RNA sequence: UCACGAUAACGGCAAACCUGUCGAAAGGCAGAGACGCAAAGCCAUAGGGCCUUCCCGUAACUGGAUGGCAGCCGAGCUACCGAA
Numbered sequence: 001u002c003a004c005g006a007u008a009a010c011g012g013c014a015a016a017c018c019u020g021u022c023g024a025a026a027g028g029c030a031g032a033g034a035c036g037c038a039a040a041g042c043c044a045u046a047g048g049g050c051c052u053u054c055c056c057g058u059a060a061c062u063g064g065a066u067g068g069c070a071g072c073c074g075a076g077c078u079a080c081c082g083a084a
Stems, first nucleotide, its partner, number of pairs: 004082002012037002018031005035071001041077002047073002049069003055064002
């Protein structure tokens, strides 16, 4: 340096539920709280997948992201520690 990941160290993040707030919703943010996480750090128009439908289209059903999810998987970028 590249891999790898301890019942190691210093630390970090924070699911569900609840409260407030923004939003049409999905969901976001803040508080509180810990199920878990070695990338649960970043990245979402140009890998796949999933969720939602104010709006558009339709006679209606149905359909459609331009809205979201990185704690669904993969790719890419970056990073702490050092036993085997």